[in-house]
Context: one part of a larger RNA
RNA sequence: GAUGAACGCUAGCGAUAGGCUUAACACAUGCAAGUCGAGGGGUAACGUGUUGGAAGCUUGCUUCCGAUGACGACGACCGGCGGAUGGGUGCGUAACGCGUAUGCAACUUGCCUCACAGAGGAGAAUAACCCGGAGAAAUCCGGACUAAUGCUCCAUACACUCUUUAGCACGCCUGUGCGUAAGAGGAAAGAUUUAUCGCUGUGAGAUAGGCAUGCGUCCUAUUAGGUAGUUGGUGAGGUAACGGCUCACCAAGCCGACGAUAGGUAGGGGUGCUGAGAGGCAGAUCCCCCACAUUGGGACUGAGACACGGCCCAAACUCCUACGGGAGGCAGCAGUGAGGAAUAUUGGUCAAUGGAGGAAACUCUGAACCAGCCAAGUCGCGUGAAGGAAGAAUGUCCUAAGGAUUGUAAACUUCUUUAGCGAGUGAGUAAGGACUUCCACGCGUUGGGAGUUUGAAAGUAGCUCGAGAAUAAGUAUCGGCCAACUCCGUGCCAGCAGCCGCGGUAAUACGGAGGAUACGAGCGUUAUCC
Numbered sequence: 001g002a003u004g005a006a007c008g009c010u011a012g013c014g015a016u017a018g019g020c021u022u023a024a025c026a027c028a029u030g031c032a033a034g035u036c037g038a039g040g041g042g043u044a045a046c047g048u049g050u051u052g053g054a055a056g057c058u059u060g061c062u063u064c065c066g067a068u069g070a071c072g073a074c075g076a077c078c079g080g081c082g083g084a085u086g087g088g089u090g091c092g093u094a095a096c097g098c099g100u101a102u103g104c105a106a107c108u109u110g111c112c113u114c115a116c117a118g119a120g121g122a123g124a125a126u127a128a129c130c131c132g133g134a135g136a137a138a139u140c141c142g143g144a145c146u147a148a149u150g151c152u153c154c155a156u157a158c159a160c161u162c163u164u165u166a167g168c169a170c171g172c173c174u175g176u177g178c179g180u181a182a183g184a185g186g187a188a189a190g191a192u193u194u195a196u197c198g199c200u201g202u203g204a205g206a207u208a209g210g211c212a213u214g215c216g217u218c219c220u221a222u223u224a225g226g227u228a229g230u231u232g233g234u235g236a237g238g239u240a241a242c243g244g245c246u247c248a249c250c251a252a253g254c255c256g257a258c259g260a261u262a263g264g265u266a267g268g269g270g271u272g273c274u275g276a277g278a279g280g281c282a283g284a285u286c287c288c289c290c291a292c293a294u295u296g297g298g299a300c301u302g303a304g305a306c307a308c309g310g311c312c313c314a315a316a317c318u319c320c321u322a323c324g325g326g327a328g329g330c331a332g333c334a335g336u337g338a339g340g341a342a343u344a345u346u347g348g349u350c351a352a353u354g355g356a357g358g359a360a361a362c363u364c365u366g367a368a369c370c371a372g373c374c375a376a377g378u379c380g381c382g383u384g385a386a387g388g389a390a391g392a393a394u395g396u397c398c399u400a401a402g403g404a405u406u407g408u409a410a411a412c413u414u415c416u417u418u419a420g421c422g423a424g425u426g427a428g429u430a431a432g433g434a435c436u437u438c439c440a441c442g443c444g445u446u447g448g449g450a451g452u453u454u455g456a457a458a459g460u461a462g463c464u465c466g467a468g469a470a471u472a473a474g475u476a477u478c479g480g481c482c483a484a485c486u487c488c489g490u491g492c493c494a495g496c497a498g499c500c501g502c503g504g505u506a507a508u509a510c511g512g513a514g515g516a517u518a519c520g521a522g523c524g525u526u527a528u529c530c
Base pairs, nucleotide, nucleotide: 001529002528003527005526006525007524008523009522012381013380014379015378016377018374019373020339025337026336027335029334030333031332034081035080036079039078040077042074043073046072047071048070049068050067051066052065053064054063055062056061057060088292089291090290097217098216099215100214101213102212103211104210107209108208112205113204114203115202116201117200118199120154121153122152123151130143131142132141133140134139160185161184162183163182164181167178168177169176170175190197191196218264219263220262225255226254227253230252231251232250233249234248235247236246237245267289268288269287270286271282272281273280274279294315295314296313297312298311317328318327319326320325345371347370348369349368353367354365355364356363357362384415385414386413387412395405396404397403398402419471421466422465423464424463425462429457433453434452435451436450437449438448439447440446441444474519475518476517477516478515479500480499481498485514486513487512488511489510495502496501
């Protein structure tokens, strides 16, 4: 000098950034991923319409009870897209994990953009609903019915895939690109308010990923040898793709004092702290990458996962149970217990930004934006300003009729009102979208104008007015290092102390007082790094 700090004493305000460094310990409760009725069958709830009945009367209205998917909508169900993002943590990992630089002639890429082409026909089911059954429950079983942008089949098809085949161009070993001909294989889905939105194939792009390689990346030699899928080849399988990735066979290789192997420790980087620099140390907040989601293993679905709030198995733990069997996973946001020197609210809103779904309205969003708590950091402001000597009084000290100091300090006079308090006014963050309407033109998913409407924070920031010096100073030190000195008490005691050292009767070093010095809403101590 620095800190994600803690402790002691003290404490007025604001802005801004930060807040479990320990037990990746266990978790009550609530919320954190849904959405689409413009894919579908439908109708549990709510409302509208129609209709039947009853009551009241004002005789066409109110109330009540039914029926009806006709309508607005919509619980559950089938289906689509999204739950692989966002958010958390740092257990593991010394590794192509990360950083940097290359390569893929060895690869994939939903949604998005552009281009070309297409969308003909047929069929079988199944959930919901209904009926029945088992079970304490979780849930499950059987029967019958039905729909789709769900599933299956046929047709057609190119620039696609495979096999064979003229040619041209190029190269980086295997080869790559263009391209001729023949054969084989492979698509599709509709909805509708008629505006549109979707569907299928192929090519190109964009974005996102996958893989490989050079170099760099902690400590220990009181770790010296390690390795059998091991190293390479041939063939096959597998993968989006290369590859011992896996397998069969063959060979005997491969790594290592330029530190293999083993052990310990550790997420990496941008960066941060310090330092003149070289360097040393660190990896909180923010950003990028990686890994993980109670522990271990596994795959399914999918463009993408071996998937935090999905599934299956095993284990530990917790809970329910009718003892037969079941349920759960906060390293999401709050919050609880525990651990600890130590770290916050079971808050508000989707107004903005961003994300998912949707044609849109909109819905969801503990992402985010805000508010709350904490001097835990940084920055700013204030606790008054000017005048004022009888140098007042008190206190303290002395060489003591007196003087020094506290000290312009106070009193007193004049003035100001920041912050705070009270009253009033009051933005910007709002752009857009929707509806109504007008204008323009090339008449459209066009462009422009007007009106209405959208703010959690919050009546906040800011501004104006009002009263009144009013509501606001401490902490540590004073032997040397090191700025700041005297008195009293104590008497090697009590105590101090970072080092040297102080204290045994005149202690500037202990305790108190007065005074002084330093910093100041903070000041000291402890811990750690340079």
The part of an RNA shown here (small-subunit ribosomal RNA, 5' domain) has 530 nucleotides and comes from an uncultured bacterium. The RNAcentral record of the full RNA draws on ENA, Greengenes and SILVA.